[in-house]
Context: one part of a larger RNA
RNA sequence: GGAUGAACGCUAGCGGCAGGCCUAAUACAUGCAAGCCGAACGGUAAGUUGAGUAGCAAUACUUGACCUAGAGUGGCGUAAGGGUGCGUAACACGUAUGCAAUCUGCCCUCAACAGGAGUAUAGCUCCCCGAAAGGGGAAUUAACCCUCCAUAAGAUCAUGAGGUGGCAUCACCUAGUGAUUAAAUCUACGGAGGUUGAGGAUGAGCAUGCGUCUGAUUAGCUAGUUGGCGGGGUAACGGCCCACCAAGGCGAUGAUCAGUAGGGGAACUGAGAGGUUGAUCCCCCACACUGGCACUGAGAUACGGGCCAGACUCCUACGGGAGGCAGCAGUAGGGAAUAUUGGUCAAUGGGUGAGAGCCUGAACCAGCCAUGCCGCGUGCAGGAAGAAGGCCUUCUGGGUUGUAAACUGCUUUUGCCGGGGGAUAAAAUGUCCUUGCGAGGAUAAUUGAAGGUACCUGGUGAAUAAGCCACGGCUAACUACGUGCCAGCAGCCGCGGUAAUACGUAGGUGGCAAGCGUUGUCC
Numbered sequence: 001g002g003a004u005g006a007a008c009g010c011u012a013g014c015g016g017c018a019g020g021c022c023u024a025a026u027a028c029a030u031g032c033a034a035g036c037c038g039a040a041c042g043g044u045a046a047g048u049u050g051a052g053u054a055g056c057a058a059u060a061c062u063u064g065a066c067c068u069a070g071a072g073u074g075g076c077g078u079a080a081g082g083g084u085g086c087g088u089a090a091c092a093c094g095u096a097u098g099c100a101a102u103c104u105g106c107c108c109u110c111a112a113c114a115g116g117a118g119u120a121u122a123g124c125u126c127c128c129c130g131a132a133a134g135g136g137g138a139a140u141u142a143a144c145c146c147u148c149c150a151u152a153a154g155a156u157c158a159u160g161a162g163g164u165g166g167c168a169u170c171a172c173c174u175a176g177u178g179a180u181u182a183a184a185u186c187u188a189c190g191g192a193g194g195u196u197g198a199g200g201a202u203g204a205g206c207a208u209g210c211g212u213c214u215g216a217u218u219a220g221c222u223a224g225u226u227g228g229c230g231g232g233g234u235a236a237c238g239g240c241c242c243a244c245c246a247a248g249g250c251g252a253u254g255a256u257c258a259g260u261a262g263g264g265g266a267a268c269u270g271a272g273a274g275g276u277u278g279a280u281c282c283c284c285c286a287c288a289c290u291g292g293c294a295c296u297g298a299g300a301u302a303c304g305g306g307c308c309a310g311a312c313u314c315c316u317a318c319g320g321g322a323g324g325c326a327g328c329a330g331u332a333g334g335g336a337a338u339a340u341u342g343g344u345c346a347a348u349g350g351g352u353g354a355g356a357g358c359c360u361g362a363a364c365c366a367g368c369c370a371u372g373c374c375g376c377g378u379g380c381a382g383g384a385a386g387a388a389g390g391c392c393u394u395c396u397g398g399g400u401u402g403u404a405a406a407c408u409g410c411u412u413u414u415g416c417c418g419g420g421g422g423a424u425a426a427a428a429u430g431u432c433c434u435u436g437c438g439a440g441g442a443u444a445a446u447u448g449a450a451g452g453u454a455c456c457u458g459g460u461g462a463a464u465a466a467g468c469c470a471c472g473g474c475u476a477a478c479u480a481c482g483u484g485c486c487a488g489c490a491g492c493c494g495c496g497g498u499a500a501u502a503c504g505u506a507g508g509u510g511g512c513a514a515g516c517g518u519u520g521u522c523c
Stems, first nucleotide, its partner, number of pairs: 001523004006519005013376006019369002021334001026332003030329003035076003040073002047066008083287003092212008102204002107200007115149004125138005154181006162173004185192002213259003220250003225247004230242003262284004266277004289310005312323004340366001342365003348362001349360004379410004389401005415460006424450001429444006467512005472493003478507005488495002
């Protein structure tokens, strides 16, 4: 000098863009953050309304229609998105090569199908237990729930004439043959879905090479350990697991052990080489109170799912239960230190649905903070009686503050008051036309949280707006007074003991400027 997720002191007009718990992966009150589908299914409270019965009436009961909430079965989603950096020094990351050793829901293309039969169960109703959470029993009912049969283009397994390769055991390809294996319907008739297989796309898994901090005051480490054979297991290879056999494998090119640490793209600095960092944004990994475990599923060993154990908190009728903010806000605590218990789904994206739509603390916005960067302003021109005042002085005087002020003219960014301005929205959707039914074209209407904001424009009046640090040398900028090795300053050298340009104050001056200075950290 540059940089900073900064903090502290003094000060402070505005806007744009960005950033904002670096500490306790400490504990959490409250609200919200993952739902959707009635065009899969049975069914229905309430409400509106009609009819009937009883009744003087109020009303009660029965029943029809409309409209549907909550709950339930079923389907898809909840493995994404969002958070954090505990662990991790190679099970990670980066890069390269590969899987003849693999899987892939939704989506796209192509091919072939969708025939028949059946019995359960939730809900509802009734009964019981319990303080609650919840649980048990009986009867009964539906489906795109579940089961069975048929069909089998294809797929899987077995066999396999023939062919190819190989010295050979054998491996690969293939006509054929055998065995096994599917399905689901709904509809407003427009449509939406279902099954099997092949290919694609996307995502994921696995393998190998190379690279990736410090310590030798850590030198030996290893028994499923290293390899083989056979099996089990997996989507898949493999000591991944197991039986048997062999005795290997790693290591001064640093094994093992210990410490520290998420990695990268990148960021800062530097002429570069390099050094330092890994906040924000993007990719990957790991984690979700602590430890372990599997289930479901295309995908998890699953943040807002389950089970077990533990610590902690809460409820309890003492028998037993409930919970997990490292999601968004917010609270306590810790700390030098880090924000609102805000608005909207309008856009972008995601889930679901045929769709309308619904949900979305993702996202888009607003609020707070000079935390940073950038931009603008706090006026401009004239104006000498060089005013008054202050300060200095060699003191009837002079110098300086200083064109600075007053005063005159001008301008109006910004501020304030008013007007315009539904800026950022095109689609989805509907209708019509074309059509290969995928789509394309035309047309109509609707939709803005931010927000009457940005922006444009009229009026008003210099009006609403300057501080901080320094002035001995390094280092731009000097005098007076006070103090008297005191009080104090200080980055280094060093100042202060009676003339201090170094302390304190004042005047003046220098530097930067809505900031300035100090402290920490890095180059």
Small-subunit ribosomal RNA, 5' domain from a metagenome, 523 nucleotides, folded computationally. The RNAcentral record of the full RNA draws on SILVA. Model confidence (mean pLDDT): 81 of 100.